[in-house]
RNA sequence: AUAGUAACGAUAGGCUGCCUUCAUAUAAAUCUGAUAAUCUGGUUCGGAUGUUUCUACUAAGUUACCUUAAUAACUUAUCUAUGAGGGCGGGUACUGUUGUG
Numbered sequence: 001a002u003a004g005u006a007a008c009g010a011u012a013g014g015c016u017g018c019c020u021u022c023a024u025a026u027a028a029a030u031c032u033g034a035u036a037a038u039c040u041g042g043u044u045c046g047g048a049u050g051u052u053u054c055u056a057c058u059a060a061g062u063u064a065c066c067u068u069a070a071u072a073a074c075u076u077a078u079c080u081a082u083g084a085g086g087g088c089g090g091g092u093a094c095u096g097u098u099g100u101g
Stems, first nucleotide, its partner, number of pairs: 007100007014092003017088009026056001029049006041066002050057001058077007
């Protein structure tokens, strides 16, 4: 000077964790069986449809309507699945470059 084993690092990327934004799904919807109340009322439970889709399918309020049998409309508020982006700074068995040795 060169090489560079075990080992120990650095850095960038990939993958991944948390948070967040957007998009798609689904309209927090529809149908149906039973069940409860009665204008100070309009409940509760089950099944099904709906999604290239797991889960969920409620809550509060407002208005109308209903003369006893049955409700309707509107407003606000999520979770979940998948994809894409952003942020944070962790992890790493992967890849590149590089240092010590």

Predicted 3D model of a 101-nucleotide RNA (Purine riboswitch aptamer). Model confidence (mean pLDDT): 80 of 100. It matches the Rfam family "Purine riboswitch aptamer". About the family: Riboswitches are metabolite binding domains within certain messenger RNAs that serve as precision sensors for their corresponding targets.